[in-house]
RNA sequence: GUCUUCAUAGUUCAAUGGAUAGAACAAGCCUCUCCUAAGGGCUAAAUCCAGGUUCGAUUCCUGGUGAGGACA
Numbered sequence: 001g002u003c004u005u006c007a008u009a010g011u012u013c014a015a016u017g018g019a020u021a022g023a024a025c026a027a028g029c030c031u032c033u034c035c036u037a038a039g040g041g042c043u044a045a046a047u048c049c050a051g052g053u054u055c056g057a058u059u060c061c062u063g064g065u066g067a068g069g070a071c072a
Base pairs, nucleotide, nucleotide: 001071002070003069004068005067006066007065010025011024012023013022018055027043028042029041030040031039048064049063050062051061052060
């Protein structure tokens, strides 16, 4: 330099055009317990950025940014 894959809660992953973006772990509060841990309930928390297509975009297209891989 060329090609290619990926980017979603604090972390690990779902959702692949259709509306409240879901779960686990973590966090906070309550409960249980003599206390702690475990258990139960509740709460908050996210689509890398900018455009485009569409009635509708996490999803499709273009460009950018970052990370990984292959070739040179």
A computed fold for a 72-nucleotide RNA from Candidatus Buchananbacteria bacterium RIFCSPHIGHO2_02_FULL_40_13, annotated as transfer RNA. It matches the Rfam family "tRNA". It is annotated as a transfer RNA. The source organism's lineage runs through Bacteria, Bacteria candidate phyla and Candidatus Buchananiibacteriota. The same sequence occurs in records of 2 taxa.